This is a predicted structure of a 131-nucleotide RNA (FMN riboswitch aptamer (RFN element)). The sequence was found by an Rfam model in a public genome assembly. Its mean pLDDT, the model's own confidence on a scale to 100, is 83.
[in-house]
């Protein structure tokens, strides 16, 4: 250099102003945010994680009634973008105009509490052995 093996760190961002109401940061108006890894630099191409759902199968409790609780393979479901311009090469950059955003609570939430001091896609770093 290049595979493997083990361990540690890290690892999501945003409601300001104004209106109506008895009450909304949840409604209207303007407002702002955009995980990971590919690839001409991506919130809207590919892929993947995360929410939700199913529940092989572990693991706890147990009054022993395949009850109860916890964890969770596998598979399932997963949002939006169009035009013009450079350029070899960009649906990714520039210019314009649009558009999307889990589940529970609460006057109807991308932004506020909550699950989550969690979990994780990956990323760094260090370790060992092999070549």
């Nucleotide at each position: 250099g290049a595979a493997a093996u083990u361990c540690u760190u890290u690892g999501g961002g945003g409601c300001g102003g104004g209106g109506u109401g008895a009450a909304a940061u949840u409604c209207c108006c303007c407002a702002c945010c955009g995980g990971c890894a590919g690839u001409a630099g991506a919130g809207u191409c590919u892929g993947c994680g995360a929410a939700g759902c199913c529940g092989c199968g572990c693991g706890g409790c147990g009054c022993c009634a395949c009850g109860c609780c916890g964890c969770a393979a596998c598979g399932c479901c997963c949002g939006a973008a169009c035009g013009g311009g450079u350029g070899c090469g960009a649906u990714u950059c520039c210019c314009g105009u649009a558009c999307c955003g889990a589940c529970g609570g609460u006057a109807u939430a991308g932004u506020c509490c909550g699950g989550a001091u969690g979990a994780a896609a990956a990323a760094a770093g260090a370790u060992u052995u092999u070549u």